[in-house]
Molecule: Bacterial RNase P class A
Organism: Actinomycetota bacterium
RNA sequence: UGGGUCAACCAGACGGUCGCGACAUUGUCGAGGAACGUCCGGGCUCCAAAGAGCACGAUGGUGGGUAACGCCCACCCGGAGUAAUCCGAGGGACAGUGCAACAGAAAGUAAACCGCCCGCAAGGGUAAGGGUGAAACGGUGGUGUAAGAGACCACCAGCAAUCCAGGUGACUGGGUUGGCUAUGUAAACCUCAUCGGGAGCAAGACCAAGCAGAAGGCGCUAUGAGCUGCUCGCUUAGCCUUCGGGUAGGUCGCUAGAGCUCGUGAGCAAUUGCGAGCCGAGAUAGAUGAUCGUCCAUGACAGAACCCGGCGUAUCGGUUGGCCCAUCUA
Numbered sequence: 001u002g003g004g005u006c007a008a009c010c011a012g013a014c015g016g017u018c019g020c021g022a023c024a025u026u027g028u029c030g031a032g033g034a035a036c037g038u039c040c041g042g043g044c045u046c047c048a049a050a051g052a053g054c055a056c057g058a059u060g061g062u063g064g065g066u067a068a069c070g071c072c073c074a075c076c077c078g079g080a081g082u083a084a085u086c087c088g089a090g091g092g093a094c095a096g097u098g099c100a101a102c103a104g105a106a107a108g109u110a111a112a113c114c115g116c117c118c119g120c121a122a123g124g125g126u127a128a129g130g131g132u133g134a135a136a137c138g139g140u141g142g143u144g145u146a147a148g149a150g151a152c153c154a155c156c157a158g159c160a161a162u163c164c165a166g167g168u169g170a171c172u173g174g175g176u177u178g179g180c181u182a183u184g185u186a187a188a189c190c191u192c193a194u195c196g197g198g199a200g201c202a203a204g205a206c207c208a209a210g211c212a213g214a215a216g217g218c219g220c221u222a223u224g225a226g227c228u229g230c231u232c233g234c235u236u237a238g239c240c241u242u243c244g245g246g247u248a249g250g251u252c253g254c255u256a257g258a259g260c261u262c263g264u265g266a267g268c269a270a271u272u273g274c275g276a277g278c279c280g281a282g283a284u285a286g287a288u289g290a291u292c293g294u295c296c297a298u299g300a301c302a303g304a305a306c307c308c309g310g311c312g313u314a315u316c317g318g319u320u321g322g323c324c325c326a327u328c329u330a
Base pairs, nucleotide, nucleotide: 001326002325003324004323005322006321007320008319009318010317012295013294014293015292016291017290018289020030021029022028023027032301036312037311039310040309041308042307043306044200045199046198047197051232052231053230054229056196057195058194059193060192061075062074063073064072065071076090077088078087079086080085091191092190096189097188098185099184100183113130114129115126116125117124118123138156139155140154141153142152143151157181158180159178160177161176162175163174164173165172166171204252205251206250207249213243214242215241216240217239218238224236225235226234259278260277261276262275263274264273265272266271
């Protein structure tokens, strides 16, 4: 200098005029990095309480973080890459079932097409060589044989058993023995481990106002009812259907938090302890718009509706840093 890779920050600013919303008494504040998706997890509220099992659903290497998670961090294994780094729906195929087209002789209770050997022939032996295929009873070399073959031997690979060392662990490295060498697939069914009550701020609580209940059926100590489904347990006297009347107003919930900033300690990190400081929209017919001036990097994607932690998606640009590779110079 060029290329690559990983991460962080910003989201127009300042001033004037007019116009909005909240709070307060003349001042303060007023949409995001994703507010979007409604995909996960919770806080909170209610179902009297929210027990057990099944069904169903979700997750899936190990360890840690967190209120919790399907999230985050570190590590292990496998794969891609020269590397930095990135990806993985990452338990089990010796519990069982299923699938692997076509080609090929045969695709697992596997098989003998060509070839090789024996034989006059019929036929028998063979799985080394050739062919098909993604995959054909492990590979190389030798002994042996009629010809061959782990039939046997040496070395190697895989698998199994066992021992040693390191590591919290997943796992890694090494030794010994064994001739054991029938594959793959579970984002196929299945199985193993762990987790899971439901509904949701239109939850729910209070106040004011207003009305009008009637009929039928089943019950009255459990047949019924009790908020995904079923069973058990528990509680309980009302429950179901039809017709009809009134209300839709107001207040709370509603923003001081699993909050933010700075410093310091622990930790590889995620995160967390301690100390100090700060208070940043709470609408509900649903608020921040218009205009002028200056600056400039950009006005893209896009706007709160109970709150928070994540993930996914959209996006005009600007700034900064770490690491890797290549080339050049000193």